[in-house]
RNA sequence: UCAGACGGCCGGAUGGCUGCGCGGUAUUCUCUUCGGAGAAGACGUGAGGAAAGUCCGGGCUCCACUGGGACGCGGCGCCGGGUAACGCCCGGCCGGGGAGGGGUUCGCCCCGAACCCGAGGGAAAGCGCCACAGAAAACAGACCGCCGGGCGGAGGGAGAUCUCCAACCGGCAAGGGUGAAACGGUGGGGUAAGAGCCCACCGCGCCCCCGGCGACGGGGGCGGCGCGGCAAGCCCCGCUGGGAGCAAGGUCGAAUAGGGAUGGCUGCGGUUCAGGCCGCAGGGGCGUUCCAGCCCCGCCAUCCGGGUAGACUGCGAGAACCGGUCGGCGACGGCCGGUCCAGAUGAAUGGCCAUCUAUCCUUGUCUUCGAACAAGGGGGACAGAACCCGGCUUACAGGCCGUCUGACGCC
RNA sequence: GCGCCGAUAGCUCAGCUGGAUAGAGCACCAGACUACGAAUCUGGGGGUCGGGGGUUCGAAUCCUCCUCGGCGCG
Numbered sequence: 001u002c003a004g005a006c007g008g009c010c011g012g013a014u015g016g017c018u019g020c021g022c023g024g025u026a027u028u029c030u031c032u033u034c035g036g037a038g039a040a041g042a043c044g045u046g047a048g049g050a051a052a053g054u055c056c057g058g059g060c061u062c063c064a065c066u067g068g069g070a071c072g073c074g075g076c077g078c079c080g081g082g083u084a085a086c087g088c089c090c091g092g093c094c095g096g097g098g099a100g101g102g103g104u105u106c107g108c109c110c111c112g113a114a115c116c117c118g119a120g121g122g123a124a125a126g127c128g129c130c131a132c133a134g135a136a137a138a139c140a141g142a143c144c145g146c147c148g149g150g151c152g153g154a155g156g157g158a159g160a161u162c163u164c165c166a167a168c169c170g171g172c173a174a175g176g177g178u179g180a181a182a183c184g185g186u187g188g189g190g191u192a193a194g195a196g197c198c199c200a201c202c203g204c205g206c207c208c209c210c211g212g213c214g215a216c217g218g219g220g221g222c223g224g225c226g227c228g229g230c231a232a233g234c235c236c237c238g239c240u241g242g243g244a245g246c247a248a249g250g251u252c253g254a255a256u257a258g259g260g261a262u263g264g265c266u267g268c269g270g271u272u273c274a275g276g277c278c279g280c281a282g283g284g285g286c287g288u289u290c291c292a293g294c295c296c297c298g299c300c301a302u303c304c305g306g307g308u309a310g311a312c313u314g315c316g317a318g319a320a321c322c323g324g325u326c327g328g329c330g331a332c333g334g335c336c337g338g339u340c341c342a343g344a345u346g347a348a349u350g351g352c353c354a355u356c357u358a359u360c361c362u363u364g365u366c367u368u369c370g371a372a373c374a375a376g377g378g379g380g381a382c383a384g385a386a387c388c389c390g391g392c393u394u395a396c397a398g399g400c401c402g403u404c405u406g407a408c409g410c411c
Numbered sequence: 412g413c414g415c416c417g418a419u420a421g422c423u424c425a426g427c428u429g430g431a432u433a434g435a436g437c438a439c440c441a442g443a444c445u446a447c448g449a450a451u452c453u454g455g456g457g458g459u460c461g462g463g464g465g466u467u468c469g470a471a472u473c474c475u476c477c478u479c480g481g482c483g484c485g
Stems, first nucleotide, its partner, number of pairs: 001407010012356007020046004025041001027040005048382001052393002055391005060245004073241005078092005093120001094118004100111004121236002126234002128230003143176002145172005152165005184202006203225001204223008249313004259304007266281006282297005320339008357380001359378007412484007421437004430468001439455005461477005
């Protein structure tokens, strides 16, 4: 210089006028049951990186079980660590991709930067599926083909016999062809043709040794190979999960109508000076009517209890934020110091103006053709807390900063 | 707040225990029949399977993230 690839942060600024929520107010005003309540003023404070989706994990609260086991259902799944916990995060392992490099029989094979992707346990416990094509799709199999034998036939030749075709029998799996995938791969030997039939390397399986906490890696030996893929199909193994949600839950509690308790309330007669006391009689409905029978209980006051509306609480000092330091590769953790940072309930956090600004457009000037300067104009993404917190995911105008790798050139 | 379902042709629906051309009815277009039209008969066209990503050889179907619509409980 060119090319490639990641990470972090911010998410308009200042001022004025005006409006809204909340807070405590030592100011002023009004009302008052004198406890207080309300209004105004001034002051303080007032959204996010995602407040969103509600996809995971917790705190908190109530309910249930309070022990152990089995079964069923759901979730998770390489290894190690972080965390209150997680399906999240960090580091590593393995696999795939990857600029490029190397080898080559030109078919292909091997290595591989930064970095990206991986729902990454088990397919040798079992079941199931693998369309079409293809001979064959999972206890293998043979269409063309290759090779051996060869009934028979054709041709050449005087003949011995030679050449060709070929029913049928047998051997093979190298080559062709199909497919997403073909029962180890490449090369050599070997053979009638072939084949792990034999050998070398690679792959696979088992065993041993070494390194690593581990996933796993390296080396050696043995086995000629018996083992295709799919578990985001059933399933197996291991770990894990009680349910509900702030409309949880708690406190207070009207009016009206129910429930309970106590007392009072009607008429007539007698008695008493009076208060009062005693006696008798209830009212309504069913029934044609009477008797008998059955059913129901009015009004007022006080008190008690449940619960509704409603009010208050839960409700923000926290797994909090900022700075420093120490430990750690890192996620993160320890210690020290400092700060207080929204709490609405039809739901506040807004509107207008000015200046500036990232940036864009137009015109002009100069010109070193990259751009700079001047004037004018436009100009702000996604989106709005509602019990709280940690993650993930999704949306987002624009801007800033940093890191890593490769190639080439120069010193 | 908690939970569930759906989206396939212009409309209404099947297909959703994966298999390559995604079907049916109505509608639409053309032809036949008719004097013309309807009905009927014959033929035909029309599909990002709501969108993105993944698993798989292969996805309308399985998994996941969004968008829209609907329902239930408190």